[in-house]
RNA sequence: CGAAGAAGUUGGCAAACCGCCGGAAACGGCGGGACGCAAAGCUACAGGGACUAAGGUGCGGAAAGUACUAGGUCAGCCUGGCCGCCGAA
Numbered sequence: 001c002g003a004a005g006a007a008g009u010u011g012g013c014a015a016a017c018c019g020c021c022g023g024a025a026a027c028g029g030c031g032g033g034a035c036g037c038a039a040a041g042c043u044a045c046a047g048g049g050a051c052u053a054a055g056g057u058g059c060g061g062a063a064a065g066u067a068c069u070a071g072g073u074c075a076g077c078c079u080g081g082c083c084g085c086c087g088a089a
Base pairs, nucleotide, nucleotide: 005086012037013036017032018031019030020029021028022027035076041082042081043080046079047078048077049074050073051072055069056068057067058066059065
């Protein structure tokens, strides 16, 4: 230096759920709370996947409704990329 995530230390993050706020929604922010996490740090304009459907388009005389659709969302779904603490056999 590389690999390996075993052991230990100092620490870190925070699922569900609850409250407030934002949002059409998915979901996000803050506070509480801990299921878990060695990248649960960043990247959604790297690829795949999932969620939502405001707007748009189709159906409909129209309204209602309904189907499709991502420039919306998820990095705590997977792979990749970037950066990084500790650290053996």